Bacterial RNase P class A from uncultured Rhizomicrobium sp., 362 nucleotides, folded computationally.
It matches the Rfam family "Bacterial RNase P class A". It is annotated as a ribozyme.
Its mean pLDDT, the model's own confidence on a scale to 100, is 76.
The RNAcentral record of the sequence draws on MGnify.

[in-house]
RNA sequence: AGACGGCCGGGUGACCGCGGCCUUCGCAAGAAGGUCGAGGAAAGUCCGGGCUCCACGGAAAGACGGUGCCGGUUAACGGCCGGCGGGGGCGACCCCAGGGAUAGCGCCACAGAAAUGACACCGCCUACCGGCCUAAAGCCGCGGCAAGGUUGAAAUGGUGCGGUAAGAGCGCACCGCGGUCCUGGCAACAGGAACGGCACGGCAAGCCCCACCGGGAGCAAGACCAAAUAGGGACGGCACGUGAUGUUUUCCGCAUCGCCGUCCGGGUCGGUCGCGUGAGGUGUGUGGCGACACGCAUCCCAGAGGAAUGGUCAUCCAGUCACUUCGGUGACGGACAGAACCCGGCUUACAGGCCGUCUGAU
Numbered sequence: 001a002g003a004c005g006g007c008c009g010g011g012u013g014a015c016c017g018c019g020g021c022c023u024u025c026g027c028a029a030g031a032a033g034g035u036c037g038a039g040g041a042a043a044g045u046c047c048g049g050g051c052u053c054c055a056c057g058g059a060a061a062g063a064c065g066g067u068g069c070c071g072g073u074u075a076a077c078g079g080c081c082g083g084c085g086g087g088g089g090c091g092a093c094c095c096c097a098g099g100g101a102u103a104g105c106g107c108c109a110c111a112g113a114a115a116u117g118a119c120a121c122c123g124c125c126u127a128c129c130g131g132c133c134u135a136a137a138g139c140c141g142c143g144g145c146a147a148g149g150u151u152g153a154a155a156u157g158g159u160g161c162g163g164u165a166a167g168a169g170c171g172c173a174c175c176g177c178g179g180u181c182c183u184g185g186c187a188a189c190a191g192g193a194a195c196g197g198c199a200c201g202g203c204a205a206g207c208c209c210c211a212c213c214g215g216g217a218g219c220a221a222g223a224c225c226a227a228a229u230a231g232g233g234a235c236g237g238c239a240c241g242u243g244a245u246g247u248u249u250u251c252c253g254c255a256u257c258g259c260c261g262u263c264c265g266g267g268u269c270g271g272u273c274g275c276g277u278g279a280g281g282u283g284u285g286u287g288g289c290g291a292c293a294c295g296c297a298u299c300c301c302a303g304a305g306g307a308a309u310g311g312u313c314a315u316c317c318a319g320u321c322a323c324u325u326c327g328g329u330g331a332c333g334g335a336c337a338g339a340a341c342c343c344g345g346c347u348u349a350c351a352g353g354c355c356g357u358c359u360g361a362u
Stems, first nucleotide, its partner, number of pairs: 001359008010316007018037008039336001043347002046345005051218004064214005069083005084098001085096004099209002104207002106203003121149002123145003129141004157175006176198001177196002180193005222273004232264007243257005280299008317334001319332005
């Protein structure tokens, strides 16, 4: 000068105050004492699970959504650990949506001759064949080529030697590539051998194919207790038509309807549970590179419900500013944020501080 990992994120005391639980007192309201009382992210609600209800005969397939190198870990995951491959860095180390492009479809802007059925603008060549010419040379034609230039994100292997009229995997060596075989590895993959003259451009974060995973909604889930008023049902008593209402009016006919008491059941207000002993914390041992697993000991650690977890003072510890006789003095002042069913992750916010391991330079 950097890289990686972990931890803390104000301490102590006094006074006042708030919520839960326990004990005592009290008819009750409440009082007193004791004890506990936010986070590493409680946040975003982005993944995965527990739990609850709903749906569903089971399984499979299809559709839709998600995941995507290999192995492991886990309750599970898109997390984590280890490895592989690719890329970056002198290095510690960091980054990667990293299956399949001979299953099929589609696309490849602009520029450029040509963008996949590859191609010929500039350029290189004139050996062979034909013409001019007596012939050579030269010129023209018929042609050959893709080395060099030009465009582009990308141009159909690269470098060198040979070869040729000029060229070209045309031939050869090395590198790359391809399938085959051998060796190592559980595997991804790596190394090697001989062979092939090179065939198969890129994009799957366009559709698609393949493998694996997935029923839906969420604590306002859901369960229980249960007023007043209104309404429902059962039973008993009274009434039981000469009444009322409806059937457009009238008659006839038809249908419905009352009051009191007791009991029952449903919903609403309200209350209780769900609700914190859990994939739990701490310490330690064993196995493992590690994520993690197993064992032992020990601890109980918020549970509100318009929602407590706060405030004041003193002092110390950091920090900033000013003054300074360099001994100090004074002022300011404590990051992000804050539970609401719980847990494992990810992501995002965070003043300041501490520790460990490692790299480069001197």